[in-house]
RNA sequence: GGCGGCAUAGCUCAGUUGGUAGAGCGCGGGAUUCAUAAGCCCAAGGUCAGUGGUUCGACUCCACUUGCCGCUA
Numbered sequence: 001g002g003c004g005g006c007a008u009a010g011c012u013c014a015g016u017u018g019g020u021a022g023a024g025c026g027c028g029g030g031a032u033u034c035a036u037a038a039g040c041c042c043a044a045g046g047u048c049a050g051u052g053g054u055u056c057g058a059c060u061c062c063a064c065u066u067g068c069c070g071c072u073a
Base pairs, nucleotide, nucleotide: 001072002071003070004069005068006067007066010025011024012023013022019056028042029041030040049065050064051063052062053061
């Protein structure tokens, strides 16, 4: 230089014929207990990397940019 993959909650990751985003863990609260842990219940937490485009509508499709990883010369 060429090609490909990934970017979603604090962390690990789901989310397919495009229709207003979820799980587990963690954090906080509640109940329980003499107290704690485990287990149980509840809640918070997201401009879906960025900018444009397509569309009535984009995490999803297209282009470019940024970062990381890999293949290849």

Annotation
A computed fold for a 73-nucleotide RNA from an Anaerohalosphaeraceae bacterium, annotated as transfer RNA. The coordinates come from a structure-prediction model, not an experiment, and the mean pLDDT is 82. Taxonomically the source falls in Anaerohalosphaeraceae (Bacteria, Pseudomonadati, Planctomycetota, Sedimentisphaerales). Its Rfam family is "tRNA". Rfam classes the family as a transfer RNA.